[in-house]
RNA sequence: GUUUGAUAAAGCCAAACCCGGAGCGAUCCGGCGACGGAAAACUAUAGGGUCUCGACAGAGAUAGCCAGCUGCCUUU
Numbered sequence: 001g002u003u004u005g006a007u008a009a010a011g012c013c014a015a016a017c018c019c020g021g022a023g024c025g026a027u028c029c030g031g032c033g034a035c036g037g038a039a040a041a042c043u044a045u046a047g048g049g050u051c052u053c054g055a056c057a058g059a060g061a062u063a064g065c066c067a068g069c070u071g072c073c074u075u076u
Base pairs, nucleotide, nucleotide: 005073012037013036018031019030020029021028022027035064042068043067047066048065049062050061051060052059053058
């Protein structure tokens, strides 16, 4: 540099439901929980998709949709 692995080991993250709170809303925060993930780390002013508010212009949300970028263990 490249490559394998969620049935290696040690670990990590935390879906849905429910409870409390914020927001017009998408959704977000905390708790419980564990569906799953080999980057479920980061990036929304690199790009696309989807969603919300709005008559439009536009504004907002989503990274666990694709993607970009970076990294640990292991394997080639």